[in-house]
Context: one part of a larger RNA
RNA sequence: CUGGGCGUAAAGCGCGCGUAGGCGGCUAGAUAAGUCGGAUGUGAAAUCCCUGGGCUCAACCUAGGAACUGCAUUCGAAACUGUCUAGCUAGAGUUUUGGAGAGGUAAGUGGAAUUUCCGGUGUAGCGGUGAAAUGCAUAGAGAUCGGAAGGAACACCAGUGGCGAAGGCGACUUACUGGCCAAAAACUGACGCUGAGGUGCGAAAGCGUGGGUAGCGAACAGGAUUAGAUACCCUGGUAGUCCACGCCGUAAACGAUGGAUACUAGCUGUUGGUCACACUUUUAGUGUGAUCAGUGGCUAAGCGAAAGUGAUAAGUAUCCCACCUGGGGAGUACGGUCGCAAGAUUGAAACUC
Numbered sequence: 001c002u003g004g005g006c007g008u009a010a011a012g013c014g015c016g017c018g019u020a021g022g023c024g025g026c027u028a029g030a031u032a033a034g035u036c037g038g039a040u041g042u043g044a045a046a047u048c049c050c051u052g053g054g055c056u057c058a059a060c061c062u063a064g065g066a067a068c069u070g071c072a073u074u075c076g077a078a079a080c081u082g083u084c085u086a087g088c089u090a091g092a093g094u095u096u097u098g099g100a101g102a103g104g105u106a107a108g109u110g111g112a113a114u115u116u117c118c119g120g121u122g123u124a125g126c127g128g129u130g131a132a133a134u135g136c137a138u139a140g141a142g143a144u145c146g147g148a149a150g151g152a153a154c155a156c157c158a159g160u161g162g163c164g165a166a167g168g169c170g171a172c173u174u175a176c177u178g179g180c181c182a183a184a185a186a187c188u189g190a191c192g193c194u195g196a197g198g199u200g201c202g203a204a205a206g207c208g209u210g211g212g213u214a215g216c217g218a219a220c221a222g223g224a225u226u227a228g229a230u231a232c233c234c235u236g237g238u239a240g241u242c243c244a245c246g247c248c249g250u251a252a253a254c255g256a257u258g259g260a261u262a263c264u265a266g267c268u269g270u271u272g273g274u275c276a277c278a279c280u281u282u283u284a285g286u287g288u289g290a291u292c293a294g295u296g297g298c299u300a301a302g303c304g305a306a307a308g309u310g311a312u313a314a315g316u317a318u319c320c321c322a323c324c325u326g327g328g329g330a331g332u333a334c335g336g337u338c339g340c341a342a343g344a345u346u347g348a349a350a351c352u353c
Base pairs, nucleotide, nucleotide: 004324005323008306012321014201015200016199017198021194022193023192025088026087027086028085029084030083031082033081034080035077036076037075038074039073040072041071042070049065050064051063052062053061054060091191092188093187094186095185096183097182098181099180103177104176105175106174107173108172109171110154115149116148117147118146119145120144121143125136126135162169163168206247207246208245209244210243211242215241216240220236221235222234223233258320259319260318261317262316263315266298267297268296269295270294271293272292273291274290275289276288277287278286279285280284302309303308326353327352328351335346336345337344338343
């Protein structure tokens, strides 16, 4: 080098965009770099291999042959790869007409509820628990009615429903804006796939500055429980949770399943289009079927250690990238890079089983 793997055994980067590189559709022609064949030269000798010979055999020595799988030059071949030229439309993209959606950002608005405050009614309890107590309350609580303030979250709709690359996204309205799907045509003409580095996004917690703070609530205080109780339960409660800007860059960031393309039995639900047919209380809607794009369930073959998976593959193949190589030590130490810090990232060894 070849050879094995990566859902659960070690192993898919959290997710995009994209540089280099790798790989790349159909037709024709040219070329001959890769590729293939012939010839010539060279590839020292010894060694190795084959066939002989010489020491009584052998080791050893020795003769001939083969080999030296290489390199150079030259003559050819032209299928494949490369390069060049000319085209094509099945990949990719653009335009048009429609469509669905919690996709994103900003501004504004709304109702329910909790809490607090003010006022009315009203009187002795309220609250909490397994039971209690701390706590609140005759300075009038809790309950109930009216009003006000303020913050946060948006019941029902709601659905193995939808959208997004992932993280994630759920009241309503408006503005700006990204992506996706379908149907017919027209256009460009391989413009493609992947992607080391790089770069951007990235839940929660945490950090910085300034605001905000209703509820909840690490820490903390008190009450219980208990042998103890630095807990579980209860009463309070600060950071935080919220907003703006800037960091952090990690998660069981999970489908524990990288991306792209093609192919390989079926059955059934659901979401969004399109088409056809049928029906209706013909604005419009309903049903059935087909088809495209998603999203679920079951299953044949196959795969799999099994459980399972099974057109949304973990099947059959091709291309590109990441990663794995016994357990512990250890995601530690040291060094580098990044960070305000917390720490992140890269990442060993001794030793031991």
This is a predicted structure of a 353-nucleotide part of an RNA (small-subunit ribosomal RNA, central domain) from an uncultured Gammaproteobacteria bacterium. Its mean pLDDT, the model's own confidence on a scale to 100, is 90. Rfam family: Bacterial small subunit ribosomal RNA. Rfam links the family to the GO terms ribosome and structural constituent of ribosome. RNAcentral holds the full RNA, with entries from ENA.